[in-house]
RNA sequence: GGGCGGUUAGCUCAGCUGGCUAGAGCACUUCAUUGACAUUGAAGAGGUCAUUGGUUCGAGCCCAAUACCGCCCA
Numbered sequence: 001g002g003g004c005g006g007u008u009a010g011c012u013c014a015g016c017u018g019g020c021u022a023g024a025g026c027a028c029u030u031c032a033u034u035g036a037c038a039u040u041g042a043a044g045a046g047g048u049c050a051u052u053g054g055u056u057c058g059a060g061c062c063c064a065a066u067a068c069c070g071c072c073c074a
Base pairs, nucleotide, nucleotide: 001073002072003071004070005069006068007067010026011025012024013023019057028044029043030042031041032040050066051065052064053063054062
């Protein structure tokens, strides 16, 4: 330099064929339970969907560029 894949919550990851308001598990906070802790149960908070632009009535999803990570080729 070229090719392919990935980037969504603090972490690990879903999100199908573009259609309300973006989700799960763990972690975190509060409450209940306990003498206390753990466990368990209930509730809650937490997101510029890597960035920018484009297509569309509508984009996490499609297209392009860029950045970063991984693999392969040279």